[in-house]
RNA sequence: GCCGUGAUGGCGGAAUUGGUAUACGCGCUAGCCUUAGGAGCUAGUGGGAGCAAUCCCUUGAGAGUUCGAGUCUCUCUCACGGCA
Numbered sequence: 001g002c003c004g005u006g007a008u009g010g011c012g013g014a015a016u017u018g019g020u021a022u023a024c025g026c027g028c029u030a031g032c033c034u035u036a037g038g039a040g041c042u043a044g045u046g047g048g049a050g051c052a053a054u055c056c057c058u059u060g061a062g063a064g065u066u067c068g069a070g071u072c073u074c075u076c077u078c079a080c081g082g083c084a
Stems, first nucleotide, its partner, number of pairs: 001083007010026003019067001027045006046057004060076005
């Protein structure tokens, strides 16, 4: 230099054909249980604003296509692999 694969909540990791982003697990928070802890059980848990109803934002960065993009296209960044 060329080619391929990947980047998603705090972490791992799903998301089928473009149609509710964050299923599921871990972790965390509250409660139950315990002398206490661990284990187990129940409920909750992306971020921001708001008393609340509710609203806004979010898939590495930027742009494009579309009614609608994690998904398709282009450029860039980073990681891994291959070729030279």

Model confidence (mean pLDDT): 80 of 100. A computed fold for an 84-nucleotide RNA from a Patescibacteria group bacterium, annotated as transfer RNA. The sequence was found in a public genome assembly. It matches the Rfam family "tRNA". It is annotated as a transfer RNA.